Source information:
A computed fold for a 264-nucleotide part of an RNA from an uncultured Mycoplasmatota bacterium, annotated as large-subunit ribosomal RNA, domain VI. The coordinates come from a structure-prediction model, not an experiment, and the mean pLDDT is 89.
[in-house]
Context: one part of a larger RNA
RNA sequence: CGUAGGAAAAUUGAGGAGAGUUGUCCUUAGUACGAGAGGACCGGGAUGAACACACCUCUGGUGUAUCUGUUGUCACGCCAGUGGCACUGCAGAGUAGCUAUGUGUGGAAAGGAUAACCGCUGAAAGCAUCUAAGCGGGAAGCCUCCUCCGAGAUGAGUUUUCCCAUUCUUUAUGAAGUAAGAUCCCAGAAAGACUAUCUGGUUGAUAGGUCAGAGGUGGAAGUGUAGUGAUACAUUGAGCUGACUGAUACUAAUAGAUCGAGGA
Numbered sequence: 001c002g003u004a005g006g007a008a009a010a011u012u013g014a015g016g017a018g019a020g021u022u023g024u025c026c027u028u029a030g031u032a033c034g035a036g037a038g039g040a041c042c043g044g045g046a047u048g049a050a051c052a053c054a055c056c057u058c059u060g061g062u063g064u065a066u067c068u069g070u071u072g073u074c075a076c077g078c079c080a081g082u083g084g085c086a087c088u089g090c091a092g093a094g095u096a097g098c099u100a101u102g103u104g105u106g107g108a109a110a111g112g113a114u115a116a117c118c119g120c121u122g123a124a125a126g127c128a129u130c131u132a133a134g135c136g137g138g139a140a141g142c143c144u145c146c147u148c149c150g151a152g153a154u155g156a157g158u159u160u161u162c163c164c165a166u167u168c169u170u171u172a173u174g175a176a177g178u179a180a181g182a183u184c185c186c187a188g189a190a191a192g193a194c195u196a197u198c199u200g201g202u203u204g205a206u207a208g209g210u211c212a213g214a215g216g217u218g219g220a221a222g223u224g225u226a227g228u229g230a231u232a233c234a235u236u237g238a239g240c241u242g243a244c245u246g247a248u249a250c251u252a253a254u255a256g257a258u259c260g261a262g263g264a
Stems, first nucleotide, its partner, number of pairs: 001152001005163007015149004021049007033038001051106005059100004066093005071086006110144003117137004164263001166176003169172001181259004185201005206252003209248005215241003222235005
């Protein structure tokens, strides 16, 4: 821009893409078959491999804004207590998120038309013949079925709901202010290069803060006691705590602006 008014939702499915794999074991059954050796079809069940998709409860990884220990040095006047730098100084753990080696799920079943092939009926050709007329069976393959995209499918579909018939003029495929609605702008994340998408904007829990909790770390500082002291114990599962959960308008989403039909 189009889809002959303007919007917000929900859909149909032309078409396109994906998937499609397979082992072993048990049973049927040591049955059918076979002199024996051996050893099934058909059917029922279990469990794997590789692959694909999703997820983070578990097992782990990462986790340079979390906690702790510790070396050297500098600073905060000194002690104590802290901070800076040294690859994140080094080391031990570790939330969220992201992850696989972790977890879950999938291939199925079914229908239709067929290939090779197997048949029925059956002539040409008194027989025979699956074929010439006619009618069946038959594959991991084909078309459906399953998953995803999908009306720019210009053949532009369908349904539901909302908005109305204003004003001006040079009467036009005109302009203006509006309606429903949308955007700018702003707070943001489940989204993200930008954009887009999504959640919100005071009739508000969108982010931050605060409070409470979860989870993490692992026993703060100060004080007291014991010890010459290093240190230990008590106060004390203490103190601290990024992303997680909930509550709470304390802070910031204020105010405002723009677009948007009149139905050939």